[in-house]
Small-subunit ribosomal RNA, 5' domain from an uncultured delta proteobacterium, 543 nucleotides, folded computationally.
The coordinates come from a structure-prediction model, not an experiment, and the mean pLDDT is 83.
Context: one part of a larger RNA
């Protein structure tokens, strides 16, 4: 000098864009943060209102609504934190002939015949509660069995291709195994019953099997990745082999047996510290330091362990066990996990609102309408940072008054003020007033696909209708008044800026040198000056 997720002191007008628990991975009151689908399924209230009434009640509507249940998809994303980890964790370059992949895209084929349950519900019952138990009834795209079946799977054989090679890939044959689910809308061409409907046809969404793709994972390897040798030896599943198990998958990953290996001064083992990277800061660079915000990867979710479900977890707002802590209890037993967003206590030099909205972007569910979304978009607080603007402009010498100083002549504050002429950024008041909106539904029309069909439907286009939290905000305009808006540090040298008074090695200053013991440009005050300016200094840290 530059920088900062800064703090402290004094001061403080506005706007834009950012940033905001670096400490206790401490404990948490309260609210919200993951739901959705009635076009998978069976059931199904109440209040209110209307009518009737024998005054007990009943009927209709509310409403096939609410709220539950079965089932599907999602909950493994998004969001937080950096405790652990010196490691194939991360970075980079490869590799899998040792691998998986829900939803999505393309494509080929299929979607057949049956069965038994069970929740909800009703009744009984246990318990303080949390929560159960029994009996009976019922549905499905829930569950189960059979059929069919491939380019799928298993076994075997033959041929070919690539490759260094193998259990790779392709073709042909044999053999074993092996699938499914319907829903909604429309129609009458064919068949059946005959106004019309269906087990028929059709459109859309699904379901099952195969092949490929995209995107996403999993494994392995080369190289790189802090400090300590005042850590020198470490290792029995240890190193390798065979058989077996396990996994989507190679492998001591696990197991039985066999062999005795494996690592290490090119630093093993041990200890300390630490999430890694793109980047960020500094520097001419080389380098050094760092890893907040944003982005990629990893790890964790009260502590430790475990599996279940699932395409995917050994799962932050799932389950089980153990532990610590907190809460409820009828003492028998139960409930909980903010390192999600706000917020509270504590710790600390120190870090914000228990806000608004799903309008946009994105995500989940749904045919859709739509619902959910503390992701996100916005607003609030904080000069915490960067950037921009303002606190007036011109003129004005009697060089006013006052202050300070003086050699008493003056000098200086100083064109500074006053006065005069203007302007109106910002402020205050009034008026107008956005972009961010793309879509989406319904209707109408046109064209095209599909069809037996001019039906329904799907796609495209046009028109009408309609959607904004921010926000009556930004912005524009009118009116009004110089009115409401300047401080902080320093002035001995380094280092820009000097005098007077007070003090008298005292009080004090100080980054270094050093000032102060009676004329202190270094302490304290004043006047003046210098620097920066809504900031200025100090402290801390890095280069």
């Nucleotide at each position: 000098g530059a920088a900062c997720a800064a703090a402290c002191g004094c001061u403080g007008g506005c706007g834009g864009c950012g940033u905001g628990c670096u400490u206790c991975a401490u404990a948490c009151a309260u609210g919200c943060a993951a739901g959705u689908c009635g076009a998978a399924c069976g059931a199904g209230a109440a209040a209110g209102c209307a009518c009737c009434u024998u005054c007990g009640g009943g009927u209709g509507u509310g409403a096939g609504u609410a709220g539950a249940g079965u089932g599907g998809c999602g909950c493994a994303c998004g969001g937080g934190u950096g405790a652990g980890u010196a490691a194939c964790g991360c970075g980079u370059a490869g590799u899998c002939a040792a691998u998986c992949u829900g939803c999505c895209u393309u494509u080929c084929g299929g979607u057949u015949c049956g069965g038994g349950a069970u929740a909800a519900c009703a009744c009984c019952u246990c318990g303080a509660a949390a929560g159960g138990g029994g009996u009976g009834c019922u549905a499905a795209u829930a569950c189960c069995g059979g059929a069919u079946g491939a380019g799928c799977u298993u076994u075997u054989u033959g041929g070919g291709u690539c490759g260094a090679a193998a259990u790779a890939c392709c073709c042909a044959a044999c053999u074993c195994g092996g699938a499914a689910a319907g829903a909604u809308g429309g129609c009458c061409u064919c068949u059946c019953c005959u106004u019309g409907g269906a087990a028929g046809c059709u459109a859309u969404c699904g379901c099952c099997g195969g092949a490929a793709g995209a995107g996403g994972g999993g494994g392995c390897u080369g190289c790189g990745u802090a400090c300590c040798a005042u850590u020198a030896g470490c290792u029995a599943g240890u190193u390798g082999g065979u058989g077996g198990g396990g996994u989507a998958a190679a492998g001591g990953c696990c197991u039985a047996c066999c062999a005795a290996g494996g690592c290490a001064u090119c630093g093993a083992u041990g200890g300390u510290u630490a999430g890694c990277u793109g980047g960020u800061c500094u520097g001419a660079g080389a380098g050094g330091a760092u890893g907040a915000u944003c982005a990629g990867c990893c790890a964790c979710a009260c502590u430790g362990g475990g599996a279940c479900u699932g395409a995917g977890a050994c799962a932050c707002g799932g389950c089980c066990c153990a532990g610590a802590c907190u809460c409820c209890u009828a003492c028998g037993g139960g409930a909980g996990g903010c390192a999600g967003c706000a917020g509270u206590a504590g710790g600390g030099a120190a870090u914000u609102u228990u806000g608004c909205g799903c309008a946009a972007u994105g995500g989940g569910g749904g045919c859709a309408a739509c619902c959910c979304u503390g992701a996100c978009g916005c607003a609030g607080c904080a000069a915490c940072g960067c950037c921009g603007c303002g606190u007036g402009a011109g003129u004005g010498a009697a060089g006013a008054a006052g202050g300070u100083u003086u050699u008493c002549g003056g000098a200086u504050u100083g064109u500074a003020a006053a006065g005069c002429u203007c302007u109106g950024u910002u402020g205050a008041g009034g008026g107008g007033g956005a972009a961010g909106a793309a879509g989406g539904u319904a209707c109408a029309c046109a064209c095209g696909g599909g069809u037996a069909a001019u039906a329904u439907u799907c796609g495209u286009g046009u028109g009408u209708c309609u959607u904004g939290a921010c926000g009556g905000u930004a912005c524009c305009u009118c009116u009004u008044u110089a009115g409401a808006a300047a401080g902080c540090a320093c002035c001995g040298g380094c280092u820009a800026a000097c005098u007077c008074c007070g003090u008298g090695c005292c009080a004090g200053c100080a980054g270094c040198c050093g000032c102060g013991g009676u004329a202190a440009g270094a302490c304290g005050g004043a006047g003046g000056g210098u620097g920066c300016g809504a900031g200025c200094g100090u402290u801390g840290u890095u280069c």